[in-house]
Order: sequence, then C1' cells, then structure tokens
RNA sequence: UCCCGACAAAGCCAACCCCUUCGUGAGGGGGGGAACGGAAAGCCACGGGCCUCCGGAAUGGAGACAGCCGAGCCGCCAAA
Repeated sequence: UCCCGACAAAGCCAACCCCUUCGUGAGGGGGGGAACGGAAAGCCACGGGCCUCCGGAAUGGAGACAGCCGAGCCGCCAAA
C1' cells in the first nucleotide's frame, strides 16, 4: 500500500412513530421522540429493478426511490 474486516476504539447515519410543510401522486424537506439496521445507509438515476402521474394505448412522455442490485466518484478507523 492492496485485499479482507473484528463482540476493538473514536465518531457518523437512522428504519419506525408523532408534528409540520412541499407535491395530483410515487415521494421530498424541516422539527421532536426513538434505535430496525448500516463500513459507505457518503455522492451519483448510468444499467437493471420497483413505484407514481399523463395517455385509449405504445416499444410513448414526465417523475420517484441511492436503506433493492450493479457501474462510477470520494472516504473514517483498523486487529487477526
């Protein structure tokens, strides 16, 4: 340094619930409580997937999800 990664240490995020707010919706933002989980649960809709709306329908159009999988970018600690 790379791979791997712990019943290690230090921090980090937060499923869920409540309130509020934006959106037709999927869903997003903020506040509070809490702790299902996570080594990328950091970033990113590029591929797949799922979801929503429009449309009679399309192999159509517009969106959403990064805590579904993969690619890409960045990155804390670190024993065996």

Predicted 3D model of an 80-nucleotide RNA (c-di-GMP-I riboswitch aptamer) from Geotalea uraniireducens.
RNAcentral records the identical sequence in 2 taxa.
Model confidence (mean pLDDT): 87 of 100.
The model forms 95% of the base pairs in the Rfam consensus.